[in-house]
Context: one part of a larger RNA
RNA sequence: UGACGGGGGCCCGCACAAGCGGAGGAACAUGUGGUUUAAUUCGAUGAUACGCGAGGAACCUUACCCGGGCUUAAAUUGCAGACGAAUUACCUGGAAACAGGUAAGCCGCAAGGCGUCUGUGAAGGUGCUGCAUGGUUGUCGUCAGCUCGUGCCGUGAGGUGUCGGCUUAAGUGCCAUAACGAGCGCAACCCUCGUGGUCAGUUACUAACAGGUUAAGCUGAGGACUCUGGCCAGACUGCCAUCGUAAGAUGUGAGGAAGGUGGGGGUGACGUCAAAUCAGCACGGCCCUUACGUCCGGGGCUACACACGUGUUACAAUGGGAGGUACAGAAGGCUGCUACCCGGCGACGGGAUGCCAAUCCCCAAAACCUCUUUCAGUUCGGACUGGAGUCUGCAACCCGACUCCACGAAGCUGGAUUCGGUAGUAAUCGCGCAUCAGCCACGGCGCGGUGAAUACGUUCCCGGGCCUUGUACA
Numbered sequence: 001u002g003a004c005g006g007g008g009g010c011c012c013g014c015a016c017a018a019g020c021g022g023a024g025g026a027a028c029a030u031g032u033g034g035u036u037u038a039a040u041u042c043g044a045u046g047a048u049a050c051g052c053g054a055g056g057a058a059c060c061u062u063a064c065c066c067g068g069g070c071u072u073a074a075a076u077u078g079c080a081g082a083c084g085a086a087u088u089a090c091c092u093g094g095a096a097a098c099a100g101g102u103a104a105g106c107c108g109c110a111a112g113g114c115g116u117c118u119g120u121g122a123a124g125g126u127g128c129u130g131c132a133u134g135g136u137u138g139u140c141g142u143c144a145g146c147u148c149g150u151g152c153c154g155u156g157a158g159g160u161g162u163c164g165g166c167u168u169a170a171g172u173g174c175c176a177u178a179a180c181g182a183g184c185g186c187a188a189c190c191c192u193c194g195u196g197g198u199c200a201g202u203u204a205c206u207a208a209c210a211g212g213u214u215a216a217g218c219u220g221a222g223g224a225c226u227c228u229g230g231c232c233a234g235a236c237u238g239c240c241a242u243c244g245u246a247a248g249a250u251g252u253g254a255g256g257a258a259g260g261u262g263g264g265g266g267u268g269a270c271g272u273c274a275a276a277u278c279a280g281c282a283c284g285g286c287c288c289u290u291a292c293g294u295c296c297g298g299g300g301c302u303a304c305a306c307a308c309g310u311g312u313u314a315c316a317a318u319g320g321g322a323g324g325u326a327c328a329g330a331a332g333g334c335u336g337c338u339a340c341c342c343g344g345c346g347a348c349g350g351g352a353u354g355c356c357a358a359u360c361c362c363c364a365a366a367a368c369c370u371c372u373u374u375c376a377g378u379u380c381g382g383a384c385u386g387g388a389g390u391c392u393g394c395a396a397c398c399c400g401a402c403u404c405c406a407c408g409a410a411g412c413u414g415g416a417u418u419c420g421g422u423a424g425u426a427a428u429c430g431c432g433c434a435u436c437a438g439c440c441a442c443g444g445c446g447c448g449g450u451g452a453a454u455a456c457g458u459u460c461c462c463g464g465g466c467c468u469u470g471u472a473c474a
Stems, first nucleotide, its partner, number of pairs: 001474002003471003007468007015458002020420004026313008034304002042053002064299007076122009087104007107112001124288002127286003133282002135277003138273001140271001145184006151160003164175003190265004195233007205222002209220003236259001239253001240251004315414001319373006332361002336355002340351004380411001385406007427450007
């Protein structure tokens, strides 16, 4: 100087407390460990691995296993030589890859172009090392810290500044001061939501005028309203009161759409963990070269006495079922989204129409109204199983999703323990997108609808910041 303390002081955080809903019990989905296997490819492992890399494992992917092939090789390219335009079609063997064979075809005057073969120089490797590395990322932590120049103090390591008092979300400020200044962080600048103004009106809108319909901005028309999207304004403790030297704090204060950082996002200092990644990519070294390269067929990554994590569905009456009937936002659409009609109980099929989309399409559910059910393993719950189908795709046996009929398991609110949320939040309800032929999505990322409870407080648990003290630690 740090680090540590079941030392002290001050302070903060859904850290505790208060309140709400979950996990831990059940079934299933998914990831992991273990076991098994020819292979169950590899990586990630307290917090900071475990619905993680994977934003799509039937083939492909694919890196693994078995079997069959190739060896300048799947691709790119230099040189030399030989043959031939490019290329197309067919036959045999075969699971395919591939091997063997046949036929047609012959650019340019030339140089040469293009292709195949031979030789040669490069190849190729998801092989190893993340403890050789770049780049990127997690975490402490959006915590308030981390430093420098000059000066001063100290023999020196180093200290001071950065300490103290008050204050703040903040090393944010004010005062004091052997320090005076400065940098990286904080804040602001950026995006978005909330209010108003202005400009602009098509595909959006419709108040007035006119036409028109079963109905409808449907049509003429209109820039009023809504909306769209560019530019401005607006919030600064600015005003008032109280406290305070000041910074600032307080208020059922005024005004205001919004009040003290207005809500949300982006933005992550010096560094820590030899943290993660050589399998995204790049790269040093090492290793393989008729194989650790590469192509193909099949299998595996989907196994299953078990254990754990994350989720979905439930255990019901604030519910289940039947009928009726409203109201979104944000996305997406030509190999696409599909109105509407017909067939089918349905998944879906057959027609047909609009839309390259503020124009057309995809579009809610909970809620509300009526009826039923009356506390049961039930009209709860839907696993599992049998049968019949639909769709995608070369192909659904291993191993797809969906539909219909039948079957109807566990489960009656879950031990110790443990997690999330402080407001349009939790809870609850549905919708969309990426990936994608299809999909094992109950995942991820977004969107809106309905919409709470509680916070006395900081004694305690956890994490963190500052000062101080002790130390047999560095």
Molecule: small-subunit ribosomal RNA, 3' major domain
Organism: uncultured bacterium